[in-house]
Context: one part of a larger RNA
RNA sequence: CUGGGUUUAAAGGGUGCGUAGGCGGCUCGAUAAGUCAGUGGUAAAAUGUAAGGGCUUAACCCUUACCUUGCCACUGAUACUGUUUGGCUAGAGUUACGUGGAGGAUACUGGAAUUCGUGGUGUAGCGGUGAAAUGCAUAGAUACCACGAGGAACACCAAUUGCGAAGGCAGGUAUCUGCGCGUAAACUGACGCUGAGGCACGAAAGCAUGGGGAGCGAACAGGAUUAGAUACCCUGGUAGUCCAUGCCGUAAACGAUGGACACUCGGUGCACGGGAUAGAUUCUGUGUGCCCAAGGGAAACCGAUAAGUGUCCCACCUGGGGAGUACGCUCGCAAGGGUGAAACUC
Numbered sequence: 001c002u003g004g005g006u007u008u009a010a011a012g013g014g015u016g017c018g019u020a021g022g023c024g025g026c027u028c029g030a031u032a033a034g035u036c037a038g039u040g041g042u043a044a045a046a047u048g049u050a051a052g053g054g055c056u057u058a059a060c061c062c063u064u065a066c067c068u069u070g071c072c073a074c075u076g077a078u079a080c081u082g083u084u085u086g087g088c089u090a091g092a093g094u095u096a097c098g099u100g101g102a103g104g105a106u107a108c109u110g111g112a113a114u115u116c117g118u119g120g121u122g123u124a125g126c127g128g129u130g131a132a133a134u135g136c137a138u139a140g141a142u143a144c145c146a147c148g149a150g151g152a153a154c155a156c157c158a159a160u161u162g163c164g165a166a167g168g169c170a171g172g173u174a175u176c177u178g179c180g181c182g183u184a185a186a187c188u189g190a191c192g193c194u195g196a197g198g199c200a201c202g203a204a205a206g207c208a209u210g211g212g213g214a215g216c217g218a219a220c221a222g223g224a225u226u227a228g229a230u231a232c233c234c235u236g237g238u239a240g241u242c243c244a245u246g247c248c249g250u251a252a253a254c255g256a257u258g259g260a261c262a263c264u265c266g267g268u269g270c271a272c273g274g275g276a277u278a279g280a281u282u283c284u285g286u287g288u289g290c291c292c293a294a295g296g297g298a299a300a301c302c303g304a305u306a307a308g309u310g311u312c313c314c315a316c317c318u319g320g321g322g323a324g325u326a327c328g329c330u331c332g333c334a335a336g337g338g339u340g341a342a343a344c345u346c
Stems, first nucleotide, its partner, number of pairs: 004317003007300002012314001014201004021194003025088003029084003033081002035077008048066007091191001092188003095184006103177007110154001115149007125136002162169002206247006215241002220236004258313006266291011295302002319346003328339004
């Protein structure tokens, strides 16, 4: 390379947008580049293969044919691909009307609870655990009441629910804004799919500057436990968690399952639309679940939301360790990220 694979054995990029490239609907005509046929030229000799011949045989040598799968030119074919002139509407998009949702951003706002402060009632404990102790408390704690302050998160509704490309998104209201779906079939007329590089987004933690700080809480301190206990349990508690701006760019970023299109027996829920019917009911679209036919799979299982049957494009895998390490390059303030070996060893 051919070939085989990627849910769990090695292997799907964290996600999207999109450049080059690859691939691409129906139809009339043109062309003849790819493709196919024929003819000619060329494709050195030796070597190789086959047949035959010469040395007594063989090795060796000679003759003929084939091979040299290619390239060039000419003539022709036109189904398919390409190029090109028109046309079409089933893909894609636009429009009108309707509809859905925790999609995003900003501002304002609400109640419960924790903590703290002040005042009041009140007195000896509170707290915590397997049991305790550290801790708090007669300078009046815990408990209860009233008022106040501040920060963070939004009980019930709540769901196997919904929305978003993914990360993710949940009190309420307003403003701005992205999107999906349905119905109609008026408009455009293949405008499509994928996407190496690239660009953007990207949980938590972490970093920078400035705010904020109730609760929780790495580090740290103390009390326990224990043979020890740099832990699990308890009492405290700094960074952080929150906001703004700028970095970081990673996750079991998971459905461990890339995207698009077509096709393949049924049953049963949920969400949101549309149609028929007087109604019971029923048909239909999109999404989200469960159970299964065929089929697939090593099995578990998957099964119209495929891991089935096919086509197109991208990414990735090739024994374990060494190692996601070293070196180089590159990005970053740093932490570190990306790319990514070998010796050696089993």